[in-house]
RNA sequence: AGCGGAUUAGAGAAGUGGUCAUCUCACGAGCCUCAUAAGCUUGGAAUCAGUAGUUCGAAUCUACUAUCCGCUA
Numbered sequence: 001a002g003c004g005g006a007u008u009a010g011a012g013a014a015g016u017g018g019u020c021a022u023c024u025c026a027c028g029a030g031c032c033u034c035a036u037a038a039g040c041u042u043g044g045a046a047u048c049a050g051u052a053g054u055u056c057g058a059a060u061c062u063a064c065u066a067u068c069c070g071c072u073a
Stems, first nucleotide, its partner, number of pairs: 001072007010025004018056001027043005049065005
């Protein structure tokens, strides 16, 4: 320099155009227990890396930018 992949709650993942963005762990509260753990109930937290574009509608499609990983030279 060229090409490819990844970026979604504190962490790890799902989600290939449609109304509430889902799950696990973690965190707060309650129940249970002599107590802790486990178990059960419940709650908060991501405007989906950024900026534009396409569309009635974008996490999802397109372009550019940023970061990380890989391949080639």